Transfer RNA from a Bacteroidales bacterium, 73 nucleotides, folded computationally.
Model confidence (mean pLDDT): 81 of 100.
Rfam family: tRNA. Rfam classes the family as a transfer RNA. Rfam's curators write: Transfer RNA (tRNA) molecules are approximately 80 nucleotides in length. Rfam links the family to the GO term triplet codon-amino acid adaptor activity.
[in-house]
RNA sequence: GAUCCGUUAGCUCAGUUGGUAGAGCACAACACUUUUAAUGUUGGGGUCCUGGGUUCGAGCCCCAGACGGAUCA
Numbered sequence: 001g002a003u004c005c006g007u008u009a010g011c012u013c014a015g016u017u018g019g020u021a022g023a024g025c026a027c028a029a030c031a032c033u034u035u036u037a038a039u040g041u042u043g044g045g046g047u048c049c050u051g052g053g054u055u056c057g058a059g060c061c062c063c064a065g066a067c068g069g070a071u072c073a
Stems, first nucleotide, its partner, number of pairs: 001072007010025004019056001027043005049065005
């Protein structure tokens, strides 16, 4: 320098054909328990990497960029 992959909750990751953003773990409250742990129920938590574009509507499509990784040179 070229190509490809990834970036979504505190962490690890889903997200179908463009149509109200989710799971597990973690966290908080409650229940249970002599207490802790475990278990159960409920709840909080998001600028979907950034900036533009297309569209009635974008996590998803297009363009440019940033960061990380892989391969090649």